RNAcentral holds the sequence, with entries from ENA. The RNA shown here (transfer RNA) has 72 nucleotides and comes from a Candidatus Pacearchaeota archaeon. It matches the Rfam family "tRNA". Rfam classes the family as a transfer RNA. The source organism's lineage runs through Archaea, Nanobdellati and Candidatus Pacearchaeota. Its mean pLDDT, the model's own confidence on a scale to 100, is 80.
[in-house]
RNA sequence: CCCUCCGUAGCUCAACGGUUAGAGCGUCUGGCUGUAGCCCGGAAGACCCCAGUUCGACUCUGGGCGGAGGGA
Numbered sequence: 001c002c003c004u005c006c007g008u009a010g011c012u013c014a015a016c017g018g019u020u021a022g023a024g025c026g027u028c029u030g031g032c033u034g035u036a037g038c039c040c041g042g043a044a045g046a047c048c049c050c051a052g053u054u055c056g057a058c059u060c061u062g063g064g065c066g067g068a069g070g071g072a
Stems, first nucleotide, its partner, number of pairs: 001071007010025004018055001027043005048064005
């Protein structure tokens, strides 16, 4: 320098171009308990950035940034 893949919650992952962006673990909180844990209920918390296409973009396209792998 070139090519491929990936980037969503604190972590691991979902999400036909339209629905409320969800799940498990974790955190906080209520119940339970003498306390803690287990168990049951609830809450907070995220689309890497900028443009484009579209009536509508987490999703498609281009560029950038970051990570992994490969080539020279």